[in-house]
RNA sequence: UGAGUUACCGGUGAUGAGGCUCACCGUCAAUUGCCUUUUAGGCUGAUAGCCUCUACAGAGGA
Numbered sequence: 001u002g003a004g005u006u007a008c009c010g011g012u013g014a015u016g017a018g019g020c021u022c023a024c025c026g027u028c029a030a031u032u033g034c035c036u037u038u039u040a041g042g043c044u045g046a047u048a049g050c051c052u053c054u055a056c057a058g059a060g061g062a
Stems, first nucleotide, its partner, number of pairs: 009026005016053006033043004
């Protein structure tokens, strides 16, 4: 000086917040949804997963 590994730390996981768990990445990184007849049209979901809250949507009741 370069590469690899481990620990700590930080970040990320298709739109918000809190807790827990998991995975990935180390800053030109992880990540930035799916389908079709793909210059266009259509579909699911606020989660990576679980629970709760908020926003949105549908139905019913007071």

This is a predicted structure of a 62-nucleotide RNA (Fluoride riboswitch aptamer (crcB RNA motif)) from Chloroflexus sp. MS-G. It matches the Rfam family "Fluoride riboswitch aptamer (crcB RNA motif)". Its family is annotated with response to fluoride and positive regulation of gene expression in the Gene Ontology. On this family, see Baker et al., Science 2012: "Widespread genetic switches and toxicity resistance proteins for fluoride". It was read from a public genome assembly, where an Rfam model found it. Lineage of the source: Bacteria > Bacillati > Chloroflexota > Chloroflexaceae > Chloroflexus.